[in-house]
Context: one part of a larger RNA
């Protein structure tokens, strides 16, 4: 160096865009860098290999011969790779026509519930638990009715249903805006795939500044529990936070614990979107194509579990990552950050 792997044993970057790089469709003629081939130069001697010979044999020594390979020169071949040329349309993309959607941002509106405030009615309890107590209440609580205020979340529909690269997205309406899918026709003509570095996005918690604060609720106080209980579970309160605006942080069991792209390889049964055929008064039903999303299952794969056209099957291309457990995602250094910390990331020693 080659050889092995990455769902659960160590191992897929949280996701995506993309420069360099790597890889790349069909057919034509050309060039000849890679590639193949003839000839040739060189690759010292010794050693090694083969055939002989000499010391009684051997080690050792002597003579002769030869291959492979490397590098250079020169003549040739043109299938493949490459290069430039001129083409094609099956990959990719654009336009025209439709469709579905909690995709994103901003603005406006709505009702239920909760808490609080005011007033009416009304009287002794309320609340809470396994049982209690702290707590609230004769300064009139709780219950009930009316009015008002505030903030947050949007019941039913709701669905292994939809959309989004992922994180994620759910009351209604409006404006702006991204993507996807379907159908056929036209156009461009390989414009593609992947992607080290790099950029962007990235739940929750946390941080900075300014607002907001109904409910919930780390911390904290109290009541219980308990042998004790500086705790879990339970109860009464309750600050930060949760919410908004502007910025930062950049991490999660960021999970399908499964990187992306392409092609191929039995089926059965749901469901979403669009199209076609058949058919109907019509929603349907039935058959079928494409694109998603579930379940079961064959071959095959797998240590097994299981996966199984949404592969963990069969192949190709590119990237990332793994190499015994602990020490340790630690130390040191560097980069980033206001900080918290994040990224990168050892060794001694030990089993």
């Nucleotide at each position: 160096u080659u050889g092995g792997g990455c769902g659960u044993a160590a191992a897929g970057c949280g996701u995506u865009c993309g420069c360099a790089g790597g890889u790349g469709g069909c057919a034509c003629a050309g060039u000849a860098a890679g590639u193949c081939u003839g000839c040739u130069g060189u690759u010292a001697a010794a050693a090694g290999u083969c055939g002989g010979g000499g010391c009684u044999c051997a080690a050792c020594c002597c003579c002769g011969a030869a291959c492979c390979g490397g590098c250079g020169g020169u003549g040739g071949a043109a299938a493949c790779u490459a290069c430039g040329g001129a083409g094609c349309u099956a990959g990719a993309g654009u336009g025209c026509g439709g469709u579905a959607g909690g995709g994103g941002c901003a603005g406006a509106g709505g009702g239920a519930a909760u808490u609080c405030c005011u007033g009416g009615u009304g009287u002794a309890g309320c609340g809470g638990u396994g049982a209690a107590a702290u707590g609230c209440g004769u300064a009139g609580a709780g219950c009930u009715c009316a009015g008002g205020a505030a903030g947050a979340a949007c019941a039913c529909c709701g669905g292994u249903g939809g959309c989004g690269a992922a994180a994620g997205c759910g009351c209604u309406c409006u404006g702006c805006u991204g993507g996807a899918c379907c159908u056929g026709c036209a156009c461009u003509g390989a414009c593609a795939c992947u992607g080290a570095g790099g950029g962007a996005c990235g739940a929750a918690a946390g941080c900075u500044a300014g607002g907001g604060g109904a409910g919930c609720g780390a911390a904290u106080g109290g009541g219980a529990u308990u042998a004790g209980a500086u705790a879990c579970c339970c109860c009464c309160a309750g600050u930060a936070g949760u919410c908004c605006u502007a910025g930062c942080c950049g991490u999660a069991a960021a999970c399908g614990a499964u990187g992306g792209a392409u092609a191929c390889u039995a089926g059965g049964u749901g469901u979403u979107g669009c199209g076609c055929g058949u058919a109907u008064c019509g929603a349907c039903c039935c058959g079928u194509g494409c694109a998603g999303u579930g379940c079961c299952g064959g071959a095959g794969c797998u240590a097994a579990c299981g996966c199984g056209u949404u592969a963990a099957g069969u192949a190709u291309c590119c990237c990332g990552c793994c190499u015994g457990g602990g020490g340790a995602g630690u130390a040191c250094g560097c980069u980033c950050g206001c900080a918290a910390g994040a990224g990168u990331g050892a060794a001694a020693c030990u089993c």
The prediction has a mean pLDDT of 87. A computed fold for a 351-nucleotide part of an RNA from an uncultured bacterium, annotated as small-subunit ribosomal RNA, central domain.